[in-house]
RNA sequence: UGCAGAAAACGGCAAAGUCGUCGAAAGACGAUGACGCAAAGCCACCGGUCUAAGGGCAGUGCCUAGGACAGCGGGGUCGCCUGC
Numbered sequence: 001u002g003c004a005g006a007a008a009a010c011g012g013c014a015a016a017g018u019c020g021u022c023g024a025a026a027g028a029c030g031a032u033g034a035c036g037c038a039a040a041g042c043c044a045c046c047g048g049u050c051u052a053a054g055g056g057c058a059g060u061g062c063c064u065a066g067g068a069c070a071g072c073g074g075g076g077u078c079g080c081c082u083g084c
Stems, first nucleotide, its partner, number of pairs: 002084004012037002017032006035071001041077003045074003048069003054064004
């Protein structure tokens, strides 16, 4: 450096729920809490999914991302340990 792995060791992250804040919402942030994760570190480039304020068409609705999801997948990038 590359590949493989999470058996060991040091550890790390933190689902749902609850409380608070922001937001039209999806959702995000903080606290609590652990379902799980060998990248569940980071990035919205590609696919996919969610929302629809605003806009459009219509008329008890439908469509639409400049919004969101990295714990949906691909990709990029940084990285601990062990083995080869």
Background: This is a predicted structure of an 84-nucleotide RNA (c-di-GMP-I riboswitch aptamer) from an uncultured Gammaproteobacteria bacterium. Its Rfam family is "c-di-GMP-I riboswitch aptamer". Its family is annotated with cyclic-di-GMP binding in the Gene Ontology. The prediction has a mean pLDDT of 88. It was read from a public genome assembly, where an Rfam model found it.